[in-house]
RNA sequence: AGAGUUUGAUCAUGGCUCAGAACGAACGCUGAUGGCGUGCCUCAUACAUGCAAGUCGAGCGCAUCGCAAGAUGAGCGGCGAACGGGUGAGUAACGCGUGAACAAUCUGCCUCAAAGUGGGGGAUAACCAUUCCAACGGAUGGCUAAUACCGCAUAGGGUUCAGGGAGGGCAUCCUUCCUUUACGAAAGCAUUUAUGCGCUUUGAGAUGAGUUCGCGUCCCAUUAGCUAGUUGGCGGGGUAACGGCCCACCAAGGCAACGAUGGGUAGCCGGCCUGAGAGGGUGUCCGGCCACAUUGGGACUGAGAUACGGCCCAGACUCCUACGGGAGGCAGCAGUAGGGAAUUUUGCGCAAUGGGGGAAACCCUGACGCAGCAACGCCAUGUGUGGGAUGAAGCAUUUCGGUGUGUAAACCACUGUCGGCAGGGAAUAAAGCCCACAUUUAUGUGGGGGUGAAUGUACCUGCAGAGGAAGCCCCGGCUAACUUCGUGCCAGCAGCCGCGGUAAUACGAGGGGGGCAAGUGUUGUUCGGAAUCACUGGGCGUAAAGGGAGCGUAGGCGGAUGCUUAAGUUGGAUGUUUAAAACCGGGGCCCAACCCCGGGGCGGCAUCCAAAACUGGGCGUCUUGAAUGGAACAGAGGCUAGUGGAAUUGGGGGUGUAGCGGUGGAAUGCGUAGAGAUCCCCAAGAACACCAAUUGCGAAGGCAGCUAGCUGGGUUCACAUUGACGCUGAGGCUCGAAAGCAUGGGGAGCAAACAGGAUUAGAUACCCUGGUAGUCCACGCUGUAAACGAUGACAACUAGUUAUUGUGGGUUUAACCCCUGCAGUAACAAAGCUAACGCAUUAAGUUGUCCGCCUGGGGAGUACGGUCGCAAGAUUAAAACUCAAAGGAAUUGACGGGGGCCCGCACAAGCGGUGGAUUAUGUGGUUUAAUUCGAAGCAACGCGCAGAACCUUACCUGGGCUUGAACUCCCACGAAGUCGGUAGAGAUAUCGAUGUGCUCGCAAGGGAAUGUGGUGAGAGGCGCUGCAUGGCUGUCGUCAGCUCGUGUUGUGAAAUGUUGGGUUAAGUCUCGCAACGAGCGCAACCCCUAUCCUUAGUUGCCAGCAUUAAGUUGGGCACUCUAGGGAGACUGCCUGGGUUAACCAGGAGGAAGGUGGGGAUGACGUCAAGUCCUCAUGGCCCUUAUGUCCAGGGCUACACACGUAAUACAAUGGCAGAUACAGAGGGAUGCGAACUCGCGAGGGGGAGCAAAUCCCAAAAAGUCUGUCUCAGUCCGGAUUGAAGUCUGCAACUCGACUUCGUGAAGUUGGAAUCGCUAGUAAUCGCGGAUCAGAAUGCCGCGGUGAAUACGUUCCCGGGCCUUGUACACACCGCCCGUCACACCAUGGGAGAUGGCUCAACCUGAAGCCGUGACCCUAACCGUAAGGGGGGGAGCGUCCACGGUGGGGCUGAUGACUGGGGUGAAGUCGUAACAAGGUA
Repeated sequence: AGAGUUUGAUCAUGGCUCAGAACGAACGCUGAUGGCGUGCCUCAUACAUGCAAGUCGAGCGCAUCGCAAGAUGAGCGGCGAACGGGUGAGUAACGCGUGAACAAUCUGCCUCAAAGUGGGGGAUAACCAUUCCAACGGAUGGCUAAUACCGCAUAGGGUUCAGGGAGGGCAUCCUUCCUUUACGAAAGCAUUUAUGCGCUUUGAGAUGAGUUCGCGUCCCAUUAGCUAGUUGGCGGGGUAACGGCCCACCAAGGCAACGAUGGGUAGCCGGCCUGAGAGGGUGUCCGGCCACAUUGGGACUGAGAUACGGCCCAGACUCCUACGGGAGGCAGCAGUAGGGAAUUUUGCGCAAUGGGGGAAACCCUGACGCAGCAACGCCAUGUGUGGGAUGAAGCAUUUCGGUGUGUAAACCACUGUCGGCAGGGAAUAAAGCCCACAUUUAUGUGGGGGUGAAUGUACCUGCAGAGGAAGCCCCGGCUAACUUCGUGCCAGCAGCCGCGGUAAUACGAGGGGGGCAAGUGUUGUUCGGAAUCACUGGGCGUAAAGGGAGCGUAGGCGGAUGCUUAAGUUGGAUGUUUAAAACCGGGGCCCAACCCCGGGGCGGCAUCCAAAACUGGGCGUCUUGAAUGGAACAGAGGCUAGUGGAAUUGGGGGUGUAGCGGUGGAAUGCGUAGAGAUCCCCAAGAACACCAAUUGCGAAGGCAGCUAGCUGGGUUCACAUUGACGCUGAGGCUCGAAAGCAUGGGGAGCAAACAGGAUUAGAUACCCUGGUAGUCCACGCUGUAAACGAUGACAACUAGUUAUUGUGGGUUUAACCCCUGCAGUAACAAAGCUAACGCAUUAAGUUGUCCGCCUGGGGAGUACGGUCGCAAGAUUAAAACUCAAAGGAAUUGACGGGGGCCCGCACAAGCGGUGGAUUAUGUGGUUUAAUUCGAAGCAACGCGCAGAACCUUACCUGGGCUUGAACUCCCACGAAGUCGGUAGAGAUAUCGAUGUGCUCGCAAGGGAAUGUGGUGAGAGGCGCUGCAUGGCUGUCGUCAGCUCGUGUUGUGAAAUGUUGGGUUAAGUCUCGCAACGAGCGCAACCCCUAUCCUUAGUUGCCAGCAUUAAGUUGGGCACUCUAGGGAGACUGCCUGGGUUAACCAGGAGGAAGGUGGGGAUGACGUCAAGUCCUCAUGGCCCUUAUGUCCAGGGCUACACACGUAAUACAAUGGCAGAUACAGAGGGAUGCGAACUCGCGAGGGGGAGCAAAUCCCAAAAAGUCUGUCUCAGUCCGGAUUGAAGUCUGCAACUCGACUUCGUGAAGUUGGAAUCGCUAGUAAUCGCGGAUCAGAAUGCCGCGGUGAAUACGUUCCCGGGCCUUGUACACACCGCCCGUCACACCAUGGGAGAUGGCUCAACCUGAAGCCGUGACCCUAACCGUAAGGGGGGGAGCGUCCACGGUGGGGCUGAUGACUGGGGUGAAGUCGUAACAAGGUA
């Protein structure tokens, strides 16, 4: 400090996710030791058991024990129990924090000071007796003490009534002095006899507590109004004390947009976590404050409580009970149950620290100190160290060579932490106590003995011994770390992107590696990254976001200048901000964690002093902001009234006759009852042609004939006046298109709804004919629009150019023109800005002020609630759930029923076909035991197959073989081979005969080749995957394209070049140009062909000479021809056009002219195109079978459909006869002549020829002659009968051909569709490959030989440029909505059911207070009666629980219902994206 993820790629926007740190954690796996910490976050749920607050005999009496000293027990009495400890339910509050205040207060124990402690009295518990009772507990009578209780005395500087003086302050007041009235104390105890401890009154202090105030302290406005003790006053009561704290009366206030009231949530803080900081989150442990103690209420006692381990009452719950009644409160420490993902021992000790009591000893103390449990956290340590290569074994992998694990192990030599055993062994302890001394009487100094839970612990020493001590997660990217096997969209993984459908570095396992380490991963939560709520530090033209517009309230902000003030601001000082923590410096535990000591902040709050620049306040002055007055001007600014013509429609009349109207084409409609057309007249309503404009006006919406009236605003010019009067503007008010609503008018045209006609698969649409609301007016309502410049208002500043509107000035004789200001409106463009597009003095530039708004997409501008509205609806405005994107700008492609330019047998113009018939052939389908497999639009279908009777053959049936039919290696035997018999369909099985070779070696024996048998390594597979591949091929397309280097432009993807003007068959060439060059393609180079020359003449040729039946022969090589070498064509020449270009048109010459004709040649790439069945090959599969051998069958089937061909339908023909002219090929298992036989296929025959010599071989159409005469024919030949020929082991399934006979369909072919531009189409025959035989197919060859092309509108395909795009798997794209099904959350909902709460009413426990005529009564008074005083019953106010009916808010639930979201390949259409086919 960033990274991943939207795209084909890019930039920016924007969300999601990750890496970090932390935790009172939990869970998985694992687990050696120690130290220090921490440990119910959930049910403030319920609790068994034990303990957690007692102590004092030096306050008192009694009892028991004891000889006594003394001890013990229950009481009376004192102090304490209000501390300490727990918890966080409640509380949004003066509760907490911070700073102040109390002149409005209290304070036990403690300290200081002053004064005092005199003298009396009456009770009572314990105890005794009687008695009730299950228990808890009482009742009556009697005795007794006190530091218990009560009078009296004394008392001041106490309290109090009244009056006066002085001083001071902070408003009420405070302090002090004098006079006067009244009131008020006490307790003793101990002993060493002088003190100590107590007691009473008063003052002061300290401590603690109480109260008040400023400021700060969460969310919701879908909570906007709240409040009757409410706010204040007077007078009382009450309290320690102020106060509506309470009461009576009086007034009507008080709080609130600076958020009252209500609702939700929450103990607050020091701190802690995170962060660079600012912030954000949090409040466990430790410390401070508050609140609570089973729930609610209440008081008592007391210095202090409204009291956790006290009391009373009510409720719930638990327990005991003799049923009458009682007892209880772990949110103390342990512990139990429950809840929960989850949180410990019913331990030891008061030794230390602290607390209570006590004179003290001492007692008590689950506070505390320790120990136990838990890796819960932090810190520390160990699990060995050095050497050791045959780089062992094992495991994994492998290209089989090796490589990795790996110095790792073994092995050798060492060490001894921790743990184990043994021995030693602390500190924490000093006081209190006793003795002595001193003193300031608080205490200090010295001495003495004794006190340890932890603990026989820490620590030290010794002994043995590498022995007992390593795991967890991860390895596709982010993110460090890779391979094999298994699995096969399964099982599974996943934080995000995403992996898995047979070669998974992503699942599972193994090996290896990486990270951390007694831990490691996961989950949860917080901060960070996130500048993703932006104070620091964001935005709003198009990404989310400017309010539809104006006026204006509060608020915010505000011109120049002077004086003043000191609120803000700045500086200084003081106080405070507990301790701990954090930081810095030291120190102590071996280090560290941890602990101790010291130091200092920053910042906050308060007070004081100072400054006066800026802001604010006060008082003046000013004119530039703003406004007013004068003159002039422009204008569809607004409102009202009047008025005009054109057009439309309707009505009346005339003329006139058959159509009109409407459309892509039609129809509905109108019209012979007279339409439409045309002329005249009349009526009505609405809108205002031309002018007219990028014009003008208005705040916006918006405003258009003309005239008048009323009226708002603006601009220019000139001076004068006021003197900051200004800007913005939450709420508020007003205006606000269209549609819509209400009432009443009006209604010509247009026109939702509706009707009809068309279109269509449908057509509730687009088109047409009609047509009602509405559109118009008046008075109201609605309040919204893509209300847009998608751009809030105001002000200032920052280059220019051009046009235009209004107006002023200058120049000019005048009109223009020109120059120059102010106010507008437009078009370009610099700087600058912007993600880019673009904006650019009319800013989206640079600044200031104020307002509005945004924070991922969907759900949703929806639900609920509120407000407004007659309604429609508007406004305000969520959540659950769901996705990892949604969106912007620009780029490259692709596409468009977008545009421009251009090309092609693409169309057109022509010629001939296909589609109809029959046959052939291929395919589909069907059939079958099998009909082997592949090819599938163009680019599968006479394709693989250049040739299935067996073979081929891969298929089927049946019969065989299992190291196999073929290959390599090993062992044994035999040469190999040849011939024959038997069985069988054959493969095969079996029997027999014959044969003995070559080579090395003296021999024995071995070897090579070959055969048989055996063994296992391995063979074999036309089995699968062409979506794992190579190679080859098709196709776009012989289309003109496809790219690169450098430079330049752009943030970038990319662009430029390659675009543009011309031109070409061509990215061919040229000119221009931020491009300059280059590569693969084009062209050329290659082959054939057309002309000529030359060389060479056999098998070729023959002009002339001779010869023959014949170039047959002699002769010749001129010609043809053959096959070698050359020449020739290059826009070279001329004319014209064109940019003096490229190039084009025409011409000359030439055999050939503008690439002469044809071929070969196929750029980057596309189609996961085709082929694993040509071949090769990865992986998988079979191995007595998916291999292999054999026989037979099948690939040839046949209701049918399609493709490609052949032959025809005839007279440009058929048949018969005669007759002419090719080219290119092939030939030895071959071509096969002559001759001969056969009607013929063919047979016999065997000359010649390995070929310019011989043969196939006859070319056919053509030409000539004859016939047929338009018919299913003398056309056509299918089908079929018979007889044959040939090939072959074999023609049944299933060959070709011949002869005779038979003689089907078919008379030119619907929709549709194919080929061809010249030696081409059409037509005619010939040859070849394959091949034993078997072409109508295929590949070649020549013969005869046309027609047409105006042209590029249209169809198809393609190229270039441009444009739009929501496409990029790229239009065979994308994508919307209903319906159906499943699941999820949610709204409504008759209701039913909880919680909280409000007001009203009823009831009224305990208790304080009041009253108390009835009852009781020791202290004082009184001779006594009685009095005073006290207590109680009863009554009253208040009030908890409870109750009644009624509201409000909220939760969960509900038949049914609404929409929403998500789902696999469902249904219907095609709304959007291209002009998306109606923008």
Model confidence (mean pLDDT): 85 of 100. Predicted 3D model of a 1479-nucleotide RNA (small-subunit ribosomal RNA) from a metagenome. It matches the Rfam family "Bacterial small subunit ribosomal RNA". Gene Ontology terms of the family: structural constituent of ribosome and ribosome. The RNAcentral record of the sequence draws on SILVA.